The part of an RNA shown here (large-subunit ribosomal RNA, domain VI) has 243 nucleotides and comes from a Candidatus Nealsoniibacteriota bacterium. Its Rfam family is "Bacterial large subunit ribosomal RNA". Gene Ontology terms of the family: structural constituent of ribosome and ribosome. Lineage of the source: Bacteria > Bacteria candidate phyla > Candidatus Nealsoniibacteriota.
Context: one part of a larger RNA
RNA sequence: CGUAGAGUCUUGAGGGAAGUUGACCUUUGUACGAGAGGAUCAGGUUGAACUAACCUCUGGUGUACCAGUUGUUCCGCCAGGAGCAUCGCUGGGUAGCUAAGUUAGGAAGGGAUAAGAGCUGAAAGCAUCUAAGCUCGAAGCCCCUCCCAAGAUAAAGACUCAUUAAAACCGCUCAAAGACUAUGAGCUUGAUAGACUCCAAGUGUAAGGGCCGAGAGGCCUUAAGCUGAGGAGUACUAAUAGG
Numbered sequence: 001c002g003u004a005g006a007g008u009c010u011u012g013a014g015g016g017a018a019g020u021u022g023a024c025c026u027u028u029g030u031a032c033g034a035g036a037g038g039a040u041c042a043g044g045u046u047g048a049a050c051u052a053a054c055c056u057c058u059g060g061u062g063u064a065c066c067a068g069u070u071g072u073u074c075c076g077c078c079a080g081g082a083g084c085a086u087c088g089c090u091g092g093g094u095a096g097c098u099a100a101g102u103u104a105g106g107a108a109g110g111g112a113u114a115a116g117a118g119c120u121g122a123a124a125g126c127a128u129c130u131a132a133g134c135u136c137g138a139a140g141c142c143c144c145u146c147c148c149a150a151g152a153u154a155a156a157g158a159c160u161c162a163u164u165a166a167a168a169c170c171g172c173u174c175a176a177a178g179a180c181u182a183u184g185a186g187c188u189u190g191a192u193a194g195a196c197u198c199c200a201a202g203u204g205u206a207a208g209g210g211c212c213g214a215g216a217g218g219c220c221u222u223a224a225g226c227u228g229a230g231g232a233g234u235a236c237u238a239a240u241a242g243g
Base pairs, nucleotide, nucleotide: 001151005161006160007159008158009157010156014148015147016146017145020048021047022046023045024044025043026042032037050105051104052103053102054101058099059098060097061096065092066091067090068089069088070085071084072083073082074081075080109143110142111141116136117135118134119133169243170242171187172186173185174184175183192238193237194236195234196233197232198231199230201227202226203225208221209220210219211218212217
């Protein structure tokens, strides 16, 4: 830009992905074989590698979370803190992102076939799977499974809304999205983000005070105090007014 309004949901021409394989058990120590050995067929279990999704578990990371701690500077001093030193170092760790973690997949089935196995059957009174005809037959081919898909210009279909308003855009609050854009959630007829409250979760018992101890320190108040991203609730703040 087109498909001559918009929204929602589909169809699927066409395209892509996938396609691997081991071991063990039963049948069965059976058939077979003098023995040694040792099956087909069929059924089941469990893996390897690969692929995809996810974060419940196990872990990693988690630089505006919590605690401990060294040196130094500063807040007049004590106490308590702040800055810097690789995030100063150390021990943990929510969300998110992750694998070494979890879950799932390959299948089964149908069709036409290859090599091959056959039936009937002449040419060629026989024979012959082939010449006419017919039946089987593979991890391969076409379907089936999953994904994309109407620029499939033959531009498809159904339903709903609308005839100058349906809708979209500008503007603003944002994240399951993201370089920008786009996409998605919202814009007071509102829970979109912040804030606050509660919860979850993390850290591990704050400060101040009291008591004990000569002191370092310990105990009680106190499973405290603090808390980034998590879950709810609440219009307090900002999504105004509008074009």